[in-house]
RNA sequence: UCAGACGGCUGGGCGGCCGCUGGCGCGGGAGCGAUCCCGCGCUGGAGGAAAGUCCGGGCUCCACGGAACCACGGUGCCGGUCAACGACCGGCGGGGGCGACCCCAGGGAAAGUGCCACAGAGAACAGACCGCCGCGGCGUGGCUCCCCUCGGGGCGACACCCCGCGGCAAGGGUGAAACGGUGGGGUAAGAGCCCACCGCGCUUCCGGCAACGGCGGCGGCACGGCAAACCCCACCGGGAGCAAGGCCGAAUAGGGGCGGACGGCGAGGUGCCUUCGGGCGCUGUCGCAGGGGCGGUUCCGCCCUUCCGCCCGGGUUGGCCGCGCGAAGCCCGCAGCGAUGCGGGCUCCAGAGGAAUGGCCGUCCGUGGCCGCAAGGCCACGACAGAACCCGGCUUACAGGCCGCCUGACGCC
Numbered sequence: 001u002c003a004g005a006c007g008g009c010u011g012g013g014c015g016g017c018c019g020c021u022g023g024c025g026c027g028g029g030a031g032c033g034a035u036c037c038c039g040c041g042c043u044g045g046a047g048g049a050a051a052g053u054c055c056g057g058g059c060u061c062c063a064c065g066g067a068a069c070c071a072c073g074g075u076g077c078c079g080g081u082c083a084a085c086g087a088c089c090g091g092c093g094g095g096g097g098c099g100a101c102c103c104c105a106g107g108g109a110a111a112g113u114g115c116c117a118c119a120g121a122g123a124a125c126a127g128a129c130c131g132c133c134g135c136g137g138c139g140u141g142g143c144u145c146c147c148c149u150c151g152g153g154g155c156g157a158c159a160c161c162c163c164g165c166g167g168c169a170a171g172g173g174u175g176a177a178a179c180g181g182u183g184g185g186g187u188a189a190g191a192g193c194c195c196a197c198c199g200c201g202c203u204u205c206c207g208g209c210a211a212c213g214g215c216g217g218c219g220g221c222a223c224g225g226c227a228a229a230c231c232c233c234a235c236c237g238g239g240a241g242c243a244a245g246g247c248c249g250a251a252u253a254g255g256g257g258c259g260g261a262c263g264g265c266g267a268g269g270u271g272c273c274u275u276c277g278g279g280c281g282c283u284g285u286c287g288c289a290g291g292g293g294c295g296g297u298u299c300c301g302c303c304c305u306u307c308c309g310c311c312c313g314g315g316u317u318g319g320c321c322g323c324g325c326g327a328a329g330c331c332c333g334c335a336g337c338g339a340u341g342c343g344g345g346c347u348c349c350a351g352a353g354g355a356a357u358g359g360c361c362g363u364c365c366g367u368g369g370c371c372g373c374a375a376g377g378c379c380a381c382g383a384c385a386g387a388a389c390c391c392g393g394c395u396u397a398c399a400g401g402c403c404g405c406c407u408g409a410c411g412c413c
Stems, first nucleotide, its partner, number of pairs: 001409004006404005012364007020045011047384001051395002054393005059241004072237005077091005092106001093104004107232002112230002114226003129172002131168007139160003143156001145154003180198006199221001200219004205214003245321004255312007264288004268283006290305006328347008365382007
């Protein structure tokens, strides 16, 4: 210098004016009330992701005597961190990269069931298409030997084509995967058939809390893959969510209680009297009548029903709370490789509710365009996006800029 790996920060700056909104103070006003509104002054006002709502919690209400089992859902190497987690940290194992470093849902396939498409001969206690080898048979070819009437015939081994029987699984071929791999010996050809190394399984010992690793020994290999297929094992899990939920509380209507007034008939209750047949009185408990309302005017149907006063409780309109002091932020120290924990100091930092966080101007910064010989001038734009109960994570989006540490290549000293 170039090419990369990892971690972190920033996300236009400054000033002025106007507006919106929260808090505090002062003043004024509205409403029956809960409570709210207006003016002035001071002061606060989006994010690293506020997003997706994927996971875990706080908080609230509902359910629930406890535990276990079953069902369903989730998680899944080991150790640690944390309020908790499927998050994070440190390791282990596997894979990739020359390397810095990156990726992995990574328990169990000798509990059982199931699946392994296409291709291929054969896909799980497999298989023989091509091929290699042995034996037998027909034929062809040349050769050795024998016979002969010299035309030929016969025996034998060899080579080749075809057919049949058998051996093999090395090579070819199919496939994501072919029942260990490489090399040598061996064999008719072959094969863990035998041997060495590698792989695999079991295991003594050693190291490690553990996952696991290392040295050695044994076993010729038995045990293909898939559990983000059912399943098995271990562990975890009540449900709903701030429109959760809580509080305050009009008018009118309705509910309950108390007091007072009035009342046509019947029933019931009750007091008194009785010649025991009943009579007189009280009583808003029930029905009828009466009254009122609605359908559409009668008939008819349905609903409500005595009136007045006071009190109580529930709900509607409405208003307020929940709602910003919290697993909070910043700085420092200590412990730890780290996640993180402990201690000390300082700070208070949005809280709307049909939903504020905006607009304009000046100047600087960055980018782009135009003009100009140049100095410079003019115009436009400022990544992704935007709180809605809160917190910890994960994931996704993101122009430009900055910092730290590391790797490889090349060059120079």